[in-house]
RNA sequence: ACUGAGAGUUUGAUCUUGGCUCAGGAUGAACGCUGGCGGCGUGCUUAACACAUGCAAGUUGAACGAUCUCCCGGCUUGCCGGGGGAGAGUAGCGGACGGGUGAGUAACACGUAAGUAACCUACCCUCAAGACUGGAACAACCUGCCGAAAGGUGGGCUAAUUCCAGAUGUGGUUAUGAAGACACAUGUUUUUUUAACUAAAUCCCGCAAGGGGCUUAAGGAUGGGCUUGCGGCCUAUCAGCUAGUUGGUGAGGUAAAGGCUUACCAAGGCUAUGACGGGUAGCUGGUCUGAGAGGAUGAUCAGCCACAAUGGAACUGAGAUACGGUCCAUACUCCUACGGGAGGCAGCAGUGAGGAAUUUUCCGCAAUGGGCGAAAGCCUGACGGAGCGACGCCGUGUGUGUGACGAAGUCUUUCGGGAUGUAAAACACUGUCAGAGGGGACGAUAUUGACGGUACCCUCAGAGGAAGCCACGGCUAACUACGUGCCAGCAGCCGCGGUAAUACGUAGGUGGCAAGCGUUAUCCGGAAUUAUUGGGCGUAAAGCGCGCGUAGGUGGUUUUGUAAGUCAAAUGUUAAAGGCUACGGCUCAACCGUUGUUUGCAUUUGAUACUGCAUUACUAGAGAGAAUCAAAGGGAAGCGGAACUUGCAGUGUAGCGGUGAAAUGCGUAGAUAUUGCAAGGAACACCAGUGGCGAAGGCGGCUUCCUAGGGUUUUUCUGACACUGAGGCGCGAAAGCUAGGGGAGCAAACGGGAUUAGAUACCCCGGUAGUCCUAGCCCUAAACUAUGUUCACUAGGUGUUCGAGGUAUCGACCCCUUGAGUGCCGCAGCUAACGCGUUAAGUGAACCGCCUGGGAAUUACGGCCGCAAGGCUAAAACUCAAAAGAAUUGACGGGGGCCCGCACAAGCGGUGGAGCAUGUGGUUUAAUUCGAUGCUACGCGAAGGACCUUACCUGGGUUUGACAUCCCGCCAGUAGAAACCUGAAAGGGUAACGAUUCCGAUUUAUCGGGAAAGCGGGACAGGUGCUGCAUGGCUGUCGUCAGCUCGUGUCGUGAGAUGUUGGGUUAAGUCCCGCAACGAGCGCAACCCCUAUUGUUAGUUGAUAACGUUAAGUCGAUCACUCUAACGAAACUGCCUCGGAUAACGAGGAGGAAGGUGGGGACGAGGUCAAGUCAUCAUGGCCCUUAUGCCCAGGGCCACACACGUGCUACAAUGCUAUGUAUAAAGAGAAGCAAAUCCGCAAGGUGGAGCAAAUCUCAAAAAGCAUAGCUCAAUUCGGAUUGCAGGCUGCAACUCGUCUGCAUGAAGCUGGAAUCGCUAGUAAACGCAGAUCAGACGCGCUGCGUUGAAUACGUUCUCGGGCCUUGUACACACCGCCCGUCACACCAUGGAAGUCAGAAACACCCAAAGUUUCGACUUGGUCGGAAUUAAGGUGGUGCUGAUGACUGGGGUGAAGUCGUAACAAGGUAGCCGUACCGGAAGGUGUGGCUGGAUCACCUCCUUU
Repeated sequence: ACUGAGAGUUUGAUCUUGGCUCAGGAUGAACGCUGGCGGCGUGCUUAACACAUGCAAGUUGAACGAUCUCCCGGCUUGCCGGGGGAGAGUAGCGGACGGGUGAGUAACACGUAAGUAACCUACCCUCAAGACUGGAACAACCUGCCGAAAGGUGGGCUAAUUCCAGAUGUGGUUAUGAAGACACAUGUUUUUUUAACUAAAUCCCGCAAGGGGCUUAAGGAUGGGCUUGCGGCCUAUCAGCUAGUUGGUGAGGUAAAGGCUUACCAAGGCUAUGACGGGUAGCUGGUCUGAGAGGAUGAUCAGCCACAAUGGAACUGAGAUACGGUCCAUACUCCUACGGGAGGCAGCAGUGAGGAAUUUUCCGCAAUGGGCGAAAGCCUGACGGAGCGACGCCGUGUGUGUGACGAAGUCUUUCGGGAUGUAAAACACUGUCAGAGGGGACGAUAUUGACGGUACCCUCAGAGGAAGCCACGGCUAACUACGUGCCAGCAGCCGCGGUAAUACGUAGGUGGCAAGCGUUAUCCGGAAUUAUUGGGCGUAAAGCGCGCGUAGGUGGUUUUGUAAGUCAAAUGUUAAAGGCUACGGCUCAACCGUUGUUUGCAUUUGAUACUGCAUUACUAGAGAGAAUCAAAGGGAAGCGGAACUUGCAGUGUAGCGGUGAAAUGCGUAGAUAUUGCAAGGAACACCAGUGGCGAAGGCGGCUUCCUAGGGUUUUUCUGACACUGAGGCGCGAAAGCUAGGGGAGCAAACGGGAUUAGAUACCCCGGUAGUCCUAGCCCUAAACUAUGUUCACUAGGUGUUCGAGGUAUCGACCCCUUGAGUGCCGCAGCUAACGCGUUAAGUGAACCGCCUGGGAAUUACGGCCGCAAGGCUAAAACUCAAAAGAAUUGACGGGGGCCCGCACAAGCGGUGGAGCAUGUGGUUUAAUUCGAUGCUACGCGAAGGACCUUACCUGGGUUUGACAUCCCGCCAGUAGAAACCUGAAAGGGUAACGAUUCCGAUUUAUCGGGAAAGCGGGACAGGUGCUGCAUGGCUGUCGUCAGCUCGUGUCGUGAGAUGUUGGGUUAAGUCCCGCAACGAGCGCAACCCCUAUUGUUAGUUGAUAACGUUAAGUCGAUCACUCUAACGAAACUGCCUCGGAUAACGAGGAGGAAGGUGGGGACGAGGUCAAGUCAUCAUGGCCCUUAUGCCCAGGGCCACACACGUGCUACAAUGCUAUGUAUAAAGAGAAGCAAAUCCGCAAGGUGGAGCAAAUCUCAAAAAGCAUAGCUCAAUUCGGAUUGCAGGCUGCAACUCGUCUGCAUGAAGCUGGAAUCGCUAGUAAACGCAGAUCAGACGCGCUGCGUUGAAUACGUUCUCGGGCCUUGUACACACCGCCCGUCACACCAUGGAAGUCAGAAACACCCAAAGUUUCGACUUGGUCGGAAUUAAGGUGGUGCUGAUGACUGGGGUGAAGUCGUAACAAGGUAGCCGUACCGGAAGGUGUGGCUGGAUCACCUCCUUU
């Protein structure tokens, strides 16, 4: 100095686990849309693919000879001398640097730190000593020949800083001795003796001075070679690898150590700290990200390495196994005269190809650097620059100010407005950039400037030339309209779209960034989601089934030493660049410069607490000894009784057995039952216990033998001997396997019987493997405490098992203390919660094992094991956005408890059978309008369809309309309209007659202008058209069920809980008591109406006891009674007894008209059913507009093989018929009710008193009662159907009304399965009235009274509901969820006879160039052989990849098939292992688990 953010998504909601996704940064990027300028950077990530063309390495005449040319001089004029230039050749130096690329390489390749006493180093620097005498050849050149070319070859001449021989030897090297010094594993070094060997160009320039070069040594510098420690990828489904391999000796080779090579000898070397193999990869400084630790990466720049078409090889040289050198082989390309040749851009440009994709065939050596040269200089695609590309970073502009309660346009609107918006226009300014003109650098002090007339400066005119992209449902800043209608489309995740889409498309607006903006790809981050920092494993993924033990890891107290770890200091190094800090330079910034710093490694010195190592002791860990104790610990042998089955015998007779009920089965050939005897196998009742033992699996009659472990006490011995434990070894239920026995019972498979739609099951009858024993395998379980082992610490309480000690006692208990086990409750603490809690899931330590989303997958392939079954190890493609844990609230359960209801039961009467009525479905139809459809539609909307209604159908008409408002135009014989014609009507036509109102003017009856009406046109009207799943309102239902909530407080991380639960009680969440709750609200109840009793008031139209009167309460009279209708009273568990907690309340009683809400009604909490209704009404949106509107006539809603609902009438004698006779209540009445009277058999007619009603009328109540008949029959029951004749209503009774009379006289003799109503003035029976209404299909509906029962033991069961509790995989909530086969489509994948390809290795064959070596001839050299070897060929094996008829499973897919396995006790509890069986889920056997509900018992615990 810097330094850490989260969000969305599993659920009805919650907490957790856990994955997926997003916001950030970055890039050598690419793509889409767009694009003013400048600076600085950067640009084939793919095909190490192929390359046209040009250039990229030359230079030196001061090394050399020759040639050509120019100049000068001399003169003999064709010769000599000098000078300049050119460049082939000889020679020297350089082409090993610079530049490119990343194929190979997992390696001493790289990084870092060391070593080299095992080495080299041209040019350069310093220093020492030298350079003497000779000789020779080959290019060039001349010439012959061959060839198309490339080029080759013979002969001849020649120079040198070319080459060779000899001399010298400061020195050097080698060998041999001697001495010293230093270091040490071999050694190094100095001096010295002797011997051998070994240099040179005295060349070049210069008049000279001098300069350059050469030789031999030494030293330095630089650059390299080699060696070593440490460090950095994946894979063990690669576990063993290695013959020059490891070491030694000798030899060779190299600059140099070395198996580097070779001969011989030995048999070593590497490896779980991962050898060998496979895959991938240049390494680093750094870069990106990150708080950091880390993770990813290795473009540009810099260091190292490797490579140069592919492979091999050497030569030259100081240096190469050589990018622009050589040779050979291969592939490819080109030239060719077909005989042969040439080539290598991974240098700079550039081309083609590939690809999503990457630039100019530019300028210059001016600068920096390099090569050569004495130098001038030449060369330099290194480099310096420019060009192209928004590829990146940075800077800057596209204008500034004023300017309306606000232009136009556009969008929107509730039509008022609002938004765009000071934005524009307009006015006034400015001049950055770009443009024009002029001046003009630094880079170079002095000669030289590609960039470049560039940067920069000055002047000029003018707002002119310069803004887009993405987004707007949440995450995530930003919203409206239209279009579309699960379509088109969007989408990073969640998810949008099925007619009102802020999510699609467009527009307006808004937000963000800005010369860019988005998208895609990749990396890091967020992700504590591999966790060192910094995670976990009871139930979420995760503790090996258990032990013994190797390596490893860790380890008690103490002395001394050491100094490996550790700590401190110093030194060296940590290249430069980069990063960071500070300062500075380009106007700023990017960019650049200077400065400081730099986690490491190495060396040296020091410290010694801790760890290690060595050492000295100790006893608290551990082990041993002694004494003692308990036990289903293990193995073997023997013994026992009960039960069972079988056999034999006796008694005995018809059944036994089995089930929900049955049947199969056994039995008259004598079963079952019972008695006796015998045989057999298996298991061991009671004791028996959350008792005991064992490491786990597991272990249970008794006795004996063998044997392991444990506890307690003692503190006698050893003296850390310990803990854990990868691999390894052993044990390991049940099932299963092999061989041999055994076989009573049980019992997979199998057979039969049932059940069932089926029943490969559950139930029953049989029954084989097996279960048992011996020997050997197998090695898995829910092998569970779903909890690894060991040690230490951290409150208690209470049981129980086995010990020890103490107290006490005669003794035994009881009691106290202390160990070891085994349970429960519980503090702190922990936990997501549940829960755990000294037997930890607490606090710590040590070690091991395991986990990292769900599925695919306890799988495939490979490997190991197994006789087999199979086990262990263990992926990927693909697919999903979840899967999961715990807890919460509901709902549900063929779970439990409590309670209620005409819910059942007990009763009464019905329905279901008949005929008819009525509604519905279906069918039919031109139409049979529409709606209602389990309960909660179906005598429902409809309290009334002949027309109308009417919405439907057919036909006829009509178009501003049948109805409303407004505007424009016309409008006195106008509006209207008798009558007539036509028509089915609507309507159309003719038309006598014929208006009304206001104002003004005048000629006073006319004119002008309006209003109204009418006509034409336009806005609009209209719609029973659609959507009740866009809505309001209203209604049904659960249900008149007792519930539904809130505030504050408390508890819980939270959803939530508490209150509202509990004990009582009630019709009731009614009330009382208790209680972390205290209160409150909506419901319940009450308040309202009717009814039951009574008082007061009132007394007509009502009433009538007494008085008078009459045919009659008819009238007078009266208001006592009845009644009427207003106000009161009365009932409150108030009183008594009993019960109960003394409460609430309950039972009984008294009194009372009524008794425990007296009986009815109205009144319906919060919610549920997308319940019903757009056709009552209202209403959003959509649709129709000469029609889906309106008018009219006729038809239809009334159809009719059929099915269902609701009713009426009946089937008769408790009845029917006839006659007579008695008693209500509540209603209605003026377009009405209608009396008396008369007529008619009757319906009805006539008539019109009375009454707008306690007065009059409808109006007669009926069942009942009395008398008579009928006499059990399809009848004097029943009345359908049909014929005839009539009445009434109404324009009109045909389709299609009702009533009457006469005649006709059907079915029906009490109704199957099933089902409905009702608990008292109720059911049942009986009639009366009313609404609607012209009439009426009403037997319906709504009311009214009359007569008037039976039964309820009770809550087991059915249905519905309430409360508490429990389980849950349900939450669209059981009409839920969900499993598997089969069928179809698609996808990826395994196996597979084979087929194809690749890489690597092996064996053999052949073998180029080159190197080494040998031989021959020769002495220059040539020829031949051998070894090695690239490439090639042959062979078989292993590995990898692709493909493959067919085949296996898997995954995915709105509405396929079969069943229903799981979730509730899921209807047979489920699950695990195993075996058998079955279309499939699955079933059964055997052993195990609780992660099973319910009930009972036992034991234990808690509270009181």